[in-house]
Description: This is a predicted structure of a 96-nucleotide RNA (Glycine riboswitch aptamer) from uncultured Ramlibacter sp. RNAcentral holds the sequence, with entries from MGnify. NCBI's taxonomy places the organism under Bacteria, Pseudomonadati, Pseudomonadota, Comamonadaceae, Ramlibacter. Model confidence (mean pLDDT): 82 of 100.
RNA sequence: CUUGCUGGAGAGAGGCCGCCACCCGAGAGACAGGCGGCCCACCGAAGGAGCAAGCCCUGUCAUGGGGUGAAUCUCUCAGGUAAAGCGGACAGCAGG
Repeated sequence: CUUGCUGGAGAGAGGCCGCCACCCGAGAGACAGGCGGCCCACCGAAGGAGCAAGCCCUGUCAUGGGGUGAAUCUCUCAGGUAAAGCGGACAGCAGG
RNA backbone atom coordinates (compact mmCIF):
# COMPACT_ATOMS: atom_id res chain seq x y z
C1' C A 1 0.00 0.00 0.00
C1' U A 2 -3.85 -3.58 -0.56
C1' U A 3 -7.85 -7.65 0.70
C1' G A 4 -11.36 -9.68 4.36
C1' C A 5 -13.75 -9.24 9.22
C1' U A 6 -15.01 -6.12 13.61
C1' G A 7 -15.76 -1.35 16.11
C1' G A 8 -16.71 3.62 14.49
C1' A A 9 -19.00 10.40 16.06
C1' G A 10 -21.52 15.13 15.10
C1' A A 11 -25.60 18.36 13.29
C1' G A 12 -33.34 21.11 11.58
C1' A A 13 -38.72 14.67 10.75
C1' G A 14 -36.62 23.41 9.29
C1' G A 15 -39.33 27.00 5.60
C1' C A 16 -41.15 27.82 0.50
C1' C A 17 -41.97 25.89 -4.45
C1' G A 18 -42.38 22.08 -8.37
C1' C A 19 -43.15 16.97 -9.96
C1' C A 20 -44.78 11.82 -8.95
C1' A A 21 -47.66 8.03 -6.57
C1' C A 22 -51.51 6.37 -2.89
C1' C A 23 -56.33 7.18 -0.11
C1' C A 24 -60.94 9.79 -0.30
C1' G A 25 -63.87 12.40 -3.78
C1' A A 26 -68.72 13.82 -9.16
C1' G A 27 -64.99 17.41 -9.59
C1' A A 28 -61.65 20.72 -7.38
C1' G A 29 -58.31 19.35 -3.93
C1' A A 30 -55.38 20.04 1.73
C1' C A 31 -52.44 16.94 5.26
C1' A A 32 -49.20 12.80 5.72
C1' G A 33 -45.17 9.73 1.60
C1' G A 34 -41.11 9.85 -2.37
C1' C A 35 -37.90 12.84 -5.58
C1' G A 36 -35.90 17.60 -7.08
C1' G A 37 -34.90 23.13 -6.74
C1' C A 38 -34.22 27.61 -3.73
C1' C A 39 -33.55 29.92 1.20
C1' C A 40 -32.18 29.98 6.36
C1' A A 41 -29.85 27.34 10.57
C1' C A 42 -26.28 23.72 11.95
C1' C A 43 -22.21 19.54 11.78
C1' G A 44 -16.94 17.67 10.50
C1' A A 45 -14.66 11.86 10.34
C1' A A 46 -15.07 10.82 2.45
C1' G A 47 -12.47 14.28 -0.64
C1' G A 48 -10.45 19.50 -0.80
C1' A A 49 -8.09 24.05 1.22
C1' G A 50 -5.06 26.79 5.29
C1' C A 51 -0.40 26.80 8.79
C1' A A 52 3.40 26.31 13.82
C1' A A 53 8.19 24.75 14.97
C1' G A 54 12.10 23.11 12.12
C1' C A 55 14.80 23.32 7.47
C1' C A 56 16.37 26.03 2.87
C1' C A 57 17.31 30.73 0.03
C1' U A 58 18.05 35.92 0.56
C1' G A 59 18.76 41.07 2.88
C1' U A 60 20.34 44.33 7.01
C1' C A 61 24.57 47.23 11.89
C1' A A 62 19.89 45.36 13.73
C1' U A 63 14.52 44.35 13.13
C1' G A 64 13.29 41.51 8.10
C1' G A 65 11.58 39.07 2.96
C1' G A 66 10.61 34.50 0.25
C1' G A 67 10.16 29.03 -0.21
C1' U A 68 9.11 24.33 2.10
C1' G A 69 6.19 22.56 5.99
C1' A A 70 1.73 17.62 9.76
C1' A A 71 -2.77 16.52 12.19
C1' U A 72 -8.24 13.94 14.81
C1' C A 73 -6.17 21.61 14.68
C1' U A 74 -8.62 25.59 11.51
C1' C A 75 -12.03 26.63 7.13
C1' U A 76 -16.66 24.54 5.42
C1' C A 77 -15.71 24.52 -1.41
C1' A A 78 -17.60 19.57 -1.59
C1' G A 79 -20.30 16.29 1.67
C1' G A 80 -23.79 15.62 5.62
C1' U A 81 -28.04 16.94 9.55
C1' A A 82 -35.23 11.74 12.91
C1' A A 83 -34.69 6.25 13.10
C1' A A 84 -33.08 2.40 9.80
C1' G A 85 -29.93 1.91 5.59
C1' C A 86 -25.75 3.96 2.92
C1' G A 87 -21.32 6.47 3.75
C1' G A 88 -17.51 7.18 7.27
C1' A A 89 -11.56 9.67 9.23
C1' C A 90 -9.44 6.45 12.45
C1' A A 91 -8.53 1.90 15.36
C1' G A 92 -8.10 -3.60 16.20
C1' C A 93 -7.49 -8.69 14.17
C1' A A 94 -6.10 -12.02 10.06
C1' G A 95 -3.80 -12.43 5.20
C1' G A 96 -1.12 -10.57 0.47